[in-house]
Context: one part of a larger RNA
């Protein structure tokens, strides 16, 4: 390289955007670059094959074909592919009018509980546990009313509901923003797909500077259990959780299933929209999400099954017995923590 894969065996990059490149719709002409047909020219010799011939054989010599699958040149053919130049509307996208939605972002605002303060009532207990103690409490605790103070998070509604590319969004109100359906079929006329590099965006921890700190809470103190407890349970408790700015780049970042596109039976539920019909809340269609279930067919089986793991074509990423190891070493990135790339030796 070739081939066989990548839901769970070894394997889709955590996610988009795009730069090369790859591949790309219907139609017409024209061109012959690939692409086929013939003809010429070259392809040294030896090797190598085939069929004689020498050394007793063979190996080795050693003659003739035949081969050198290339190359270059010329004349045709034009179905595919390129290239050129026109034309089209199915693919893409603009416009119009409609919808839904926790899609972002910045301000603002609201109740309900938690601490935690002042201040009433009231007394001897509370709190916690399997049980217990630590631990609070007669300097008045726990309860219970009133009033404040703060910070965090949004009960019900809530739903295999809904957006979002993906992390990952949930009182409420406004302003600014993005993306999707769906009805119109007015406009452009492939403008498309995928994407090595590369550039964004990435959850929780962690890290940097400054604030915030109620609650909960690694570390850490105690109390218990325990043979022992550096756990599990308890009462404390400090980073941390929140904010704003900047790093950080990993995740069972999972559907453990890349992107598009086109084709293959159905049935049933729920979201958004359309169009038809009527008895006006049903039923029929249809478009587009999101389940369940089940046919062909696929699967080592589990199962997947119009949201396919089905048949197919384009691209792209990746795998190639276990360990050693996602490690050393090197290199780029980070304040660090380290991330990324990524081996061998020996071993089974």
């Nucleotide at each position: 390289c070739u081939g066989g894969g990548c839901g769970u065996a070894a394997a889709g990059c955590g996610c988009a955007c795009g730069u090369a490149g790859g591949c790309g719709g219907a139609u017409u002409u024209g061109u012959a670059a690939g692409u086929u047909a013939g003809g010429g020219g070259u392809g040294a010799a030896a090797u190598c094959c085939c069929g004689g011939g020498g050394c007793u054989c063979a190996a080795c010599c050693u003659c003739g074909g035949a081969a050198c699958u290339g190359c270059c040149u010329u004349u045709g053919a034009u179905a595919c592919u390129g290239c050129a130049a026109g034309u089209c509307u199915g693919g893409a996208g603009u416009c119009c009018g409609g919808a839904a939605g926790a899609g972002g972002u910045g301000a603002g605002u609201g109740g309900a509980a938690u601490u935690c303060c002042u201040a009433g009532u009231g007394u001897a207990g509370a709190g916690g546990u399997g049980g217990a103690a630590u631990u609070c409490g007669u300097a008045g605790a726990u309860a219970u009313u009133a009033g404040g103070a703060a910070g965090a998070a949004c009960a019900c509604c809530a739903g295999u509901g809904g957006c979002g590319a993906a992390g990952g969004c949930g009182g409420c109100u406004c302003a600014c923003u993005g993306g999707u359906c769906c009805g119109g079929u007015a406009c452009u006329g492939a403008c498309g797909c995928u994407g090595a590099g590369g550039u964004g965006c990435g959850a929780a921890a962690g890290c940097g500077u400054g604030g915030g700190g109620a609650g909960c809470a690694a570390a850490c103190a105690g109390g218990a259990u325990u043979a022992g407890a550096u756990a599990c349970c308890c009462u404390g408790g400090u980073a941390g959780u929140c904010c704003a700015c900047g790093c950080c780049g990993u995740a069972a970042a999972c559907g453990a299933u890349g992107g598009a596109u086109g084709c293959u039976a159905g049935u049933u539920g729920u979201c958004g929209g359309g169009c038809g019909g009527c008895u006006u809340g049903c039923c029929g269609u249809u478009c587009g999400g999101u389940g369940a279930c089940g046919c062909a067919g696929c699967u080592a089986a589990c199962g997947c099954a119009u949201u396919a793991a089905g048949c197919a074509u384009c691209c792209c990423g990746c795998c190639u017995g276990g360990g050693g190891a996602g490690u050393a070493c090197g290199g780029u990135c980070g304040c660090a923590a380290g991330a990324c790339u990524a081996a061998a030796a020996c071993u089974c």
Description
Predicted 3D model of a 348-nucleotide part of an RNA (small-subunit ribosomal RNA, central domain) from an uncultured prokaryote. Its mean pLDDT, the model's own confidence on a scale to 100, is 88. Rfam family: Bacterial small subunit ribosomal RNA. The full RNA is in RNAcentral, with records from ENA.